[in-house]
RNA sequence: GAGUUUGAUCCUGGCUCAGGACGAACGCUGGCGGCGUGCUUAACACAUGCAAGUCGAGCGGAAAGGCCCUUCGGUCUACUCGAGCGGCUAACGGCGGACUAACACUUGAGUAACCUGCCCUCAACUUCGGGAUAAUCCUGAGAAACUGGAUCUAAUACCGGAUAUGACCUGGCGUGGCAUCCCGCUUGGUGGAAAGUUUUUUCAUCUGGGGAUGGGCUCGCGGCCUAUCAGCUUGUUGGUGGUGUAGUGGCCUACCAAGGCUACGGCCGGUAUUCGGCCUGACAGUCCGACCGGCCACACUGGAACUGACAGACGCGCCAAACUCCUACUGUAGGCAGCCCUGGAGAAUAUUGCGCAGUGGACGUAACCCUGACCCAACCUCCCCCCGAGUUGAAUGACGGCCUUCCCCUUGAAAACCUCUUUCCCCAAGGACCAAGUUGACGUGUAGCUGUAGAAGAAGCGCCCGCUAACUACGUGACACCAGCCUCGCUAAUACCUAGGUGACAAGCGUUGUGCGGAAUUAGUGGCCGUAUCGAGCUCAGAGGUGCCUUGCCGAGGCUGUCGUGAAAACGCAUGGCUUAGCUGUGGGUCUGCGCGGGAUACCGAAUGGCUAGAGGUAGGUAGCCGCUUGUGCGAAUUCCUGGUGUAUCCUUUGAGUGCUAGCAUAUGCAGGAGGACUCCGGUGCGGAACGCUUAUUGCUGGAGCUUACCUGACGCUGAGGAGCGAAAGCGUGGGGAGCGAACAGGAUUAGAUACCCUGGUAGUCCACGCUGUAAACGUUGGGCGCUAGGUGUGGGGUCCUUCCACGGAUUCCGUGCCGGAGCUAACGCAUUAAGCGCCCCGCCUGGGGAGUACGGCCGCAAGGCUAAAACUCAAAGGAAUUGACGGGGGCCCGCACAAGCGGCGGAGCAUGUUGCUUAAUUCGACGCAACGCGAAGAACCUUACCAAGGCUUGACAUCGCCCGGAAAGCCUCAGAGAUGGGGCCCUCCUUUGGACUGGGUGACAGGUGGUGCAUGGCUGUCGUCAGCUCGUGUCGUGAGAUGUUGGGUUAAGUCCCGCAACGAGCGCAACCCUUGUUCCAUGUUGCCAGCACGCUCUUCGGGGUGGUGGGGACUCAUGGGAGACUGCCGGGGUCAACUCGGAGGAAGGUGGGGAUGACGUCAAGUCAUCAUGCCCCUUAUGUCUUGGGCUGCAAACAUGCUACAAUGGCCGGUACAGAGGGUUGCGAUGCCGUGAGGUGGAGCGAAUCCCUAAAAGCCGGUCUCAGUUCGGAUUGGGGUCUGCAACUCGACCCCAUGAAGUCGGAGUCGCUAGUAAUCGCAGAUCAGCAACGCUGCGGUGAAUACGUUCCCGGGCCUUGUACACACCGCCCGUCACGUCACGAAAGUCGGCAACACCCGAAGCCCGUGGCCCAACCCGUAAGGGGGGGAGCGGUCGAAGGUGGGGCUGGAUCACCUCCUUU
Repeated sequence: GAGUUUGAUCCUGGCUCAGGACGAACGCUGGCGGCGUGCUUAACACAUGCAAGUCGAGCGGAAAGGCCCUUCGGUCUACUCGAGCGGCUAACGGCGGACUAACACUUGAGUAACCUGCCCUCAACUUCGGGAUAAUCCUGAGAAACUGGAUCUAAUACCGGAUAUGACCUGGCGUGGCAUCCCGCUUGGUGGAAAGUUUUUUCAUCUGGGGAUGGGCUCGCGGCCUAUCAGCUUGUUGGUGGUGUAGUGGCCUACCAAGGCUACGGCCGGUAUUCGGCCUGACAGUCCGACCGGCCACACUGGAACUGACAGACGCGCCAAACUCCUACUGUAGGCAGCCCUGGAGAAUAUUGCGCAGUGGACGUAACCCUGACCCAACCUCCCCCCGAGUUGAAUGACGGCCUUCCCCUUGAAAACCUCUUUCCCCAAGGACCAAGUUGACGUGUAGCUGUAGAAGAAGCGCCCGCUAACUACGUGACACCAGCCUCGCUAAUACCUAGGUGACAAGCGUUGUGCGGAAUUAGUGGCCGUAUCGAGCUCAGAGGUGCCUUGCCGAGGCUGUCGUGAAAACGCAUGGCUUAGCUGUGGGUCUGCGCGGGAUACCGAAUGGCUAGAGGUAGGUAGCCGCUUGUGCGAAUUCCUGGUGUAUCCUUUGAGUGCUAGCAUAUGCAGGAGGACUCCGGUGCGGAACGCUUAUUGCUGGAGCUUACCUGACGCUGAGGAGCGAAAGCGUGGGGAGCGAACAGGAUUAGAUACCCUGGUAGUCCACGCUGUAAACGUUGGGCGCUAGGUGUGGGGUCCUUCCACGGAUUCCGUGCCGGAGCUAACGCAUUAAGCGCCCCGCCUGGGGAGUACGGCCGCAAGGCUAAAACUCAAAGGAAUUGACGGGGGCCCGCACAAGCGGCGGAGCAUGUUGCUUAAUUCGACGCAACGCGAAGAACCUUACCAAGGCUUGACAUCGCCCGGAAAGCCUCAGAGAUGGGGCCCUCCUUUGGACUGGGUGACAGGUGGUGCAUGGCUGUCGUCAGCUCGUGUCGUGAGAUGUUGGGUUAAGUCCCGCAACGAGCGCAACCCUUGUUCCAUGUUGCCAGCACGCUCUUCGGGGUGGUGGGGACUCAUGGGAGACUGCCGGGGUCAACUCGGAGGAAGGUGGGGAUGACGUCAAGUCAUCAUGCCCCUUAUGUCUUGGGCUGCAAACAUGCUACAAUGGCCGGUACAGAGGGUUGCGAUGCCGUGAGGUGGAGCGAAUCCCUAAAAGCCGGUCUCAGUUCGGAUUGGGGUCUGCAACUCGACCCCAUGAAGUCGGAGUCGCUAGUAAUCGCAGAUCAGCAACGCUGCGGUGAAUACGUUCCCGGGCCUUGUACACACCGCCCGUCACGUCACGAAAGUCGGCAACACCCGAAGCCCGUGGCCCAACCCGUAAGGGGGGGAGCGGUCGAAGGUGGGGCUGGAUCACCUCCUUU
């Protein structure tokens, strides 16, 4: 820097990624060289080999060979020498890091408290003697390891004497220094040395001083975690005298004293070698301590010693334990954390290599010898660095692959092929440096050089949705997978797999792991705490931190120079060597640190003076529910008791019931009494640290503000731990108990009601004394000080003005509220009472859950409180604000939404549709409103998509290429259910290598009512004919967004008016369109007929009928065109508005009625079966043809209708009045036949002419008389008519007969506000006919009601809340059941660690003893004695081991229980 919380936004906050690194591992791949690195795990066990020896110039000795010699033997000697005595070394070098939290390490000091072999230098010396002993030889024991005895012998082995600078002790003197003391000179005394060897000036030995080197000890500073470890300590702290040591010291011991350490973290526990340095980072810092280098500690585990200059000793010895080997069972041997190697553990780490040539080391005079130190090589892509894998054309782009819109693009600046070159590799020749006098492991000759050949031998890996550079196709289909995070996959996946291609790196590339970074995500640099995690409930106060003005002085801190040190390597710079680089040499720098000493004194500090602004005291008057306390009072009310009056209910509730009451309640403006608790006035008032505090009175008492200056003189602030106070509830003891009232009981409510409501009622509430110690103890805002605009209230005090007083005004100090500017804030908001600007101190936070939980500790009588984790799990959790949606939130408004009415549905029968069931099939779709008389404005066949059976396969239908043929169709006939097949008849044209047409074959292709309406277009439904939905510019806001569109009115309306940081505009509304209602004008056939004339017909002779004719245009009507209605006029209201109410006129009045017209969008709404269409699927079948069947099937349920249940009616007879449609494959009149459906027949009419066509309800008359009927018509039987190829499944209608249910319909529910509902008939589309009672239209008759908007439903605007945004059909909580994972507790069991008490007590040092043993010295002729020493024994200490009860831990198990998470 990015991704990720949201519909979007800002913030907080976590998770994740991009980078550098590695002793790495794993996967795929692998040409060369150089340089470095390589058991991080089991300090697990180790076979074999090697890693420490050397010296003959210390010694005895051996002896090839030579000489002498008859032999035995003697003597001399080296290119010499195994073992032995002796000397030096072996304490270095090499390895690994178990222990260790410590003077172990780092850094700097000290040692006047010390040592130092070999080396250097200076001084001095090296004399006289003595006694043994190993090897060898002899002889034993033993399995072995090993060892006993006897006899010789030498030394640079051992011992004694002499001498001695020095050393030590005592006394004296002197200078200097740093406390104890150190140094120099000197008198006297004590004890103390030596080694030889050689040819050589040799080398070695002894004493002392100094140096160098190395070491010991002491001290200051520094560097891990945990306080869920808070107290630790008896040699402990100190002293005195001793032991011991090279040396100081409780290091050890005896005695004395009672100290010592600790919140600046003692003690316990856990972890860990440490540093130079390495990685990372801008720095600060974090992490690490491989390689290289310094120190430390360790050597199978534990312990203690010897030798030695140095060891408590890796390749020495002793003891104990474990393990392993050998054994004759008595015993014995061993220690790879040296170099290789082996097993094992593990993700994982190499050769049983070469050489001492170089460097270094031990020994030696030296040559030499030894050296798994070291130098090299081998193995490993483990890291870093360098190099290579070629060049020209081919190409106006082969083949193949991939994709495709079929033209192409891409692979491709590719390849084959041609030309050129040879770095690296290979081969051959010659050939360095590393070497000094000799000596070359590497090295069959390395590096480098020369030459031949030939493109020859040399490319992979991961990625390609975003972060993050790089895209397509196939396959798969929530499967298989991927995944660092967000996430991907449910049939069109750039995210899986494969392929092609791209982008990145390259002999490597990815993955995993770890650390740092990004992370300002522990913030000192550099964060926060009103609401996101985060102020302790409040106060007091010891430690600590911090703190006013000022004089002189000091100089610890801080400041500035010098000197010492800060190893080398490393790092950065400069420069040099390998062809370059890595690597490496040299130089100076850095190493920010520590220490000695010098200087200055502003700041801070120390000690010492002074001052008064902070703080406090004194004086004065003031306000207050501040606190504690005594006994006694005051007041109304509730309850109870006594008495009176009085009688039937009272109480309670929405309504009731439980309850009370004849044992006399309730009531009573009746009387008296008891008891307990409580308090109008009363406020955004007072006082108090907070909790909290209000009747009067007594006593005691804390604090505060104000005013004056008098006093003290920094006495201040904060405050980890600590102490005190601390609501309510609760606990203990004792009182008290009127009312209220957890628990409880009863009654209601309810689906239930462990609640809300009612009747009762215990603890408690009250008092006293104790305990508890928590609250949303909140201003969710710690305390103190200072600074930074105002306005307006209120409580307390002071001053000034005014005033008779009371008021009032101005100002000031303190407290307490509201509003508001700058500033701050993520925003909300805060704003002199800060959340602003600064300083000081304290507390607290670091993703959500687990969890304020478990365990531990402390407190508590208990309840519980304080402190306070982890495993596991998620990618979020959260704050503020925005837009929507929602609310059994609010306000305003509308709608047949309710209400008021009228008529229905739901009950019956039937029709139609649907579900379900059934079936070979009952084709498919539609499912709340917004599917269900819907697609379908017409399923007997057809339709038809379904089923059964039978056929066809370029196909029933289209186009094209190629090949063959000349028919095909039609008619007749046969088989067959038919499709189809067989036979017969008939039988082409033209411009003629051919074409048209047609049949067959073949290849492309056709075809699909197969899938996906969640891939789509188009069309449609719905919210809704609801009044809304947006944009441009401007303004406001960090932003999402807001404003406009909100507000006041008004409207059917975002309709209009007014106002306004908005001004305008668009889609919607309205209007424009059609129809209807009035009228005018024009026209007048097929329409009309007032008046005129005629015809026909009837006649009661008066006249009537008939538009039939001539005519007519008056009227009706038709067609076309105008007028009319606009709140225009008057009045009331209203903002002189919009508008509204009433009225006039008018056919019509405020949108006149009706229709068409449907904004942005919502429902992944419906439709792939109207049509179109992507992709997928079928292709002798999911295509197509035919026959038959099915879509009509019927226990049941639902929806929509029709007909009814009757008298406002049924039936019979008579009689009147429409509108709108349709008609030539048609409508079909008059007439005749039939009871009827209908038949016959065919006038008229392609229609304002003719027909369908009878309108019906209505009206008049008659009959029926309340019944399952003269209602109702289902069902069934019989007989017919019509359509049609055909009415069996499965048509409609007619006649006769039959005559079911049904007597107005439960819960519930639907439509309708006027020519409407209701009721009555008519027509049309589809159609051969018809399921139509459906649908779409038409007219006839023609109501009732609307108080109103509380409620139900739906909708609009504003506002409010929200944890919702898939938007309440949302979100979300808990239990249970089953399975799984992890952790905790737990009665127990098994271990580990450290400590304690006791027992046992090895080796060993020390102490004592030492009857046994003993060469050197002394006495002694000797024997023997002395001195001295030793074995043995005893004791203190003492490892391992044992016993015991506790502590810590969990490395292990765990029935059961509990908790958490997920499903």
The RNA shown here (small-subunit ribosomal RNA) has 1463 nucleotides and comes from an uncultured bacterium. The prediction has a mean pLDDT of 82.